[in-house]
The prediction has a mean pLDDT of 89. This is a predicted structure of a 348-nucleotide part of an RNA (small-subunit ribosomal RNA, central domain) from an uncultured prokaryote.
Context: one part of a larger RNA
RNA sequence: CUGGGCGUAAAGCGCGCGUAGGCGGAUACUUAAGUCAGGGGUGAAAUCCCGAGGCUCAACCUCGGAACUGCCUCUAAAACUGUCUCUCUGGAGUCCGGAAGAGGUGAGUGGAAUUCCUAGUGUAGAGGUGGAAUUCGUAGAUAUUAGGAAGAACACCAGUGGCGAAGGCGGCUCACUGGUCCGGUACUGACGCUGAGGCGCGAAAGCGUGGGGAGCAAACAGGAUUAGAUACCCUGGUAGUCCACGCCGUAAACGAUGGAUGCUAGUUGUCGGGAGGCUUGCCUUUCGGUGACGCAGCUAACGCAUUAAGCAUCCCGCCUGGGGAGUACGGUCGCAAGACUAAAACUC
Numbered sequence: 001c002u003g004g005g006c007g008u009a010a011a012g013c014g015c016g017c018g019u020a021g022g023c024g025g026a027u028a029c030u031u032a033a034g035u036c037a038g039g040g041g042u043g044a045a046a047u048c049c050c051g052a053g054g055c056u057c058a059a060c061c062u063c064g065g066a067a068c069u070g071c072c073u074c075u076a077a078a079a080c081u082g083u084c085u086c087u088c089u090g091g092a093g094u095c096c097g098g099a100a101g102a103g104g105u106g107a108g109u110g111g112a113a114u115u116c117c118u119a120g121u122g123u124a125g126a127g128g129u130g131g132a133a134u135u136c137g138u139a140g141a142u143a144u145u146a147g148g149a150a151g152a153a154c155a156c157c158a159g160u161g162g163c164g165a166a167g168g169c170g171g172c173u174c175a176c177u178g179g180u181c182c183g184g185u186a187c188u189g190a191c192g193c194u195g196a197g198g199c200g201c202g203a204a205a206g207c208g209u210g211g212g213g214a215g216c217a218a219a220c221a222g223g224a225u226u227a228g229a230u231a232c233c234c235u236g237g238u239a240g241u242c243c244a245c246g247c248c249g250u251a252a253a254c255g256a257u258g259g260a261u262g263c264u265a266g267u268u269g270u271c272g273g274g275a276g277g278c279u280u281g282c283c284u285u286u287c288g289g290u291g292a293c294g295c296a297g298c299u300a301a302c303g304c305a306u307u308a309a310g311c312a313u314c315c316c317g318c319c320u321g322g323g324g325a326g327u328a329c330g331g332u333c334g335c336a337a338g339a340c341u342a343a344a345a346c347u348c
Stems, first nucleotide, its partner, number of pairs: 004319003007302002012316001014201004021194003025088002028085001031082001033081002035077001037075006049065006091191001092188003095184005103177007110154001114150008125136002162169002206247006215241002220236004258315006266293013297304002321348003330341004
């Protein structure tokens, strides 16, 4: 070097865009770089290997051969890879006609609920718990009616329903805007796949500046419980949760399953299109998504099974006993918290 793996045993980067690189559809021709065949040159000696010989043997030494798997050059081949050229439409994209959607950003707006404030009715309790107490209430609470204010979240619809690359997205309306699917088959003609670095996005918590603050609620205080109770339960309650801008860059960021393409039984539900049929609300069929079950096959088993963990090809990432340790040191990034990269001694 080859050879093994990555759902759960160690192992798929959280996700995308994309540079270099790697890989790449069909036809014909060209070339001869890779490839293949033959010839020539070179590949010092020693060493290694084989044979023979010399020291009594051996180590050692001498001679001969082979080898030195390499490089250079010449001739020849042209299937495959590469190169040049011509062409093609199946991959990819454009165009036209339709369709669905919590996809994104901004602005506006609605009702229910909660809390607070004002006023009315009304009177002694309310609240809370396993039971209580802290707490609120005769300065009129709880309850109830009317009005007002504020902030946050959007019941029903709602669905292993939909959309998005992932994180994620749910009242309604408008504006701007991304992607997807189906049908037509008009156009381009391989324009493709992956992607080291790089760049961007990235829940929650946290940080900075300025707002906002209804409810909830780390910390904190009190009441209980208890042997204790720095908890679980209760009454309060500040950061925070919300908005704008800027950081952070991590998650059981999970399908614990990288991306792309092709191939390999079916049955059944559901979502979005199309085609056909008729008895006009159903049937058949097709494309795309999303589920359940299941054959072959795979798997250590569990299970996966056309949405593969099956059969193959291409590209990237990652793994190599447990602990030490995702730590130390160094470096890069960050306001910080810390993140990323990442050992060793020692030990079992």
Rfam family: Bacterial small subunit ribosomal RNA.